[in-house]
RNA sequence: GGGUCUGUAGCUCAACUGGGAGAGCGCUUCCUUCGCACGGAAGAGGUAACCGAUUCGACUUCGGCCAGAUCCA
Numbered sequence: 001g002g003g004u005c006u007g008u009a010g011c012u013c014a015a016c017u018g019g020g021a022g023a024g025c026g027c028u029u030c031c032u033u034c035g036c037a038c039g040g041a042a043g044a045g046g047u048a049a050c051c052g053a054u055u056c057g058a059c060u061u062c063g064g065c066c067a068g069a070u071c072c073a
Stems, first nucleotide, its partner, number of pairs: 001072007010025004019056001027043005050064004
């Protein structure tokens, strides 16, 4: 330098052949306990890496850009 893949909640990752954004763990509050842990209930938290295009509508399609992984040179 070129090819491929990945980028979604604090972390690990889903989903939707384009139409309501989710799970587990973690975090907060309450119950339980003398207290903690475990357990139970409720809740907060995401401009979907970034910019643009297409579309009535984009996490999803297209282009660019950045970062990471991997292969080739």